[in-house]
A computed fold for a 72-nucleotide RNA from a Candidatus Liptonbacteria bacterium, annotated as transfer RNA. Its Rfam family is "tRNA". Rfam's curators write: Transfer RNA (tRNA) molecules are approximately 80 nucleotides in length. The source organism's lineage runs through Bacteria, Bacteria candidate phyla and Candidatus Liptoniibacteriota.
RNA sequence: GGGCGGCUAGUUCAGUGGUAGAACGCGUAACUGAUAAUUACGAAGUCAUAGGUUCGAUUCCUAUGCCGCCCA
Numbered sequence: 001g002g003g004c005g006g007c008u009a010g011u012u013c014a015g016u017g018g019u020a021g022a023a024c025g026c027g028u029a030a031c032u033g034a035u036a037a038u039u040a041c042g043a044a045g046u047c048a049u050a051g052g053u054u055c056g057a058u059u060c061c062u063a064u065g066c067c068g069c070c071c072a
Base pairs, nucleotide, nucleotide: 001071002070003069004068005067006066007065010024011023012022013021018055026042027041028040029039030038048064049063050062051061052060
């Protein structure tokens, strides 16, 4: 320099155009002599950034940034 993939909750990841979810973690309560486990409820997201297409974009297109893989 060229090609490809990834970027979504604290972490690991779903989500192929119509108000964004799970598990683990965290908080509160129940239970317990007290923990753990279990159960219920809850908080936590400018969906990497900027443009474009669209009535509507996490999703489609373009550029940029960061991470990884391959080729040279």